This is a predicted structure of a 344-nucleotide RNA (Bacterial RNase P class A) from Aminicella lysinilytica. The coordinates come from a structure-prediction model, not an experiment, and the mean pLDDT is 75. Its Rfam family is "Bacterial RNase P class A". The family's RNA type in Rfam is ribozyme. RNAcentral holds the sequence, with entries from ENA and Rfam. The model forms 97% of the base pairs in the Rfam consensus.

[in-house]
RNA sequence: UGGGUAGACCAGAUGAUCGCGUGCGCAAGCAUGAGGAAAGUCCGGGCUCCACAGAGCAAGGAUGCCGAGAUAACGUCCGGCGUAGGUAACUAUAGGGAAAGUGCAACAGAAACACACCGCCGAAACGGGUAAUGCCGUGGUAAGGUUGAAAUGGUGAGGUAAGAGCUCACCGGCGUCAUGGAAACAUGGCGGCCGUGUAAACCCCAUCCGGAGCAAGGUCGAAAGGGCAGUAAGACGGUUGCUCGCCGUCGCCCGGUAGGUGGACCGCAAGAGCGUGCAGCGAUGUUACGCCUCAGAUAGAUGAUCGUCUAAUACAGAACCCGGCUUAUAGGGCUACCCAUGAU
Numbered sequence: 001u002g003g004g005u006a007g008a009c010c011a012g013a014u015g016a017u018c019g020c021g022u023g024c025g026c027a028a029g030c031a032u033g034a035g036g037a038a039a040g041u042c043c044g045g046g047c048u049c050c051a052c053a054g055a056g057c058a059a060g061g062a063u064g065c066c067g068a069g070a071u072a073a074c075g076u077c078c079g080g081c082g083u084a085g086g087u088a089a090c091u092a093u094a095g096g097g098a099a100a101g102u103g104c105a106a107c108a109g110a111a112a113c114a115c116a117c118c119g120c121c122g123a124a125a126c127g128g129g130u131a132a133u134g135c136c137g138u139g140g141u142a143a144g145g146u147u148g149a150a151a152u153g154g155u156g157a158g159g160u161a162a163g164a165g166c167u168c169a170c171c172g173g174c175g176u177c178a179u180g181g182a183a184a185c186a187u188g189g190c191g192g193c194c195g196u197g198u199a200a201a202c203c204c205c206a207u208c209c210g211g212a213g214c215a216a217g218g219u220c221g222a223a224a225g226g227g228c229a230g231u232a233a234g235a236c237g238g239u240u241g242c243u244c245g246c247c248g249u250c251g252c253c254c255g256g257u258a259g260g261u262g263g264a265c266c267g268c269a270a271g272a273g274c275g276u277g278c279a280g281c282g283a284u285g286u287u288a289c290g291c292c293u294c295a296g297a298u299a300g301a302u303g304a305u306c307g308u309c310u311a312a313u314a315c316a317g318a319a320c321c322c323g324g325c326u327u328a329u330a331g332g333g334c335u336a337c338c339c340a341u342g343a344u
Stems, first nucleotide, its partner, number of pairs: 001340007009332002012309007020033005035315001039326002042324005047213004060209005065080003069077002081095001082093004096204002101202002103198003117145002119141003125138004153171006172194002174191007217266004227257002230254001234250006273291004277286003
């Protein structure tokens, strides 16, 4: 200098005018006002209400290499392992079990768990036939051909009638032993043990899981009407035929009262908060130091216009709050590393 890999960052600035939400203020006015994803609502939690003595089983769902890793928790993250790709930095990975069982493997093909279509063989055994001959039927054979995404470990040699892990060497797998490691696993020795693929098919194994969500939920509580209890005048009935008294029922008005509606307030903005230091490879932690009115609406504010700088142009708009994941995103820096080339 060129090409590349990974990670983190910014997400216009500024002035004037008009306008909106919130807080403070008697007022004038002052302060403040979206994001890295506020999004999808896919996981996990806080919080709230409901259910629930405890334990187990079944059903359903989720997860699936290891960790004497992180976390409030996770299906997330970190560190590592295996496999695959890349010269490398690095990247991807749903990565338990196919010898418990079931299903499926289209078309093609003889055969897709047990198979002989072509080919090869005629050593052994049976039968038939010939003058004679694997000539014919059984038979042996997966080395070669054919079909297929896939054909029963691969390559080579020996071996054989022809063949075959039948035997041997190397490679791969599986099992086992030793060593290293906390483990996944790695390295080495030994054993021919070599039994199609598929579990984001059913299934098996292991681990985990109560439900609903801020329109959760809580507090206060109007008018009108009705409810409840009380009660004055009064009406009716009973008590003795009448009056008074007493009892029961109804009861305009009157004030009282429980619950709920409109409405108001809380939940609701200081929090698993942010920065620095320290510890740790890291996720992260922290009894250290510092910072914080800093959106809080409820039909829902956070905007518009004109200038200046300028490349100024993306995706996009809070609604209880956090941790993740996923998806969208113009332009511009920054840091570390890898490869190639040149100069010293």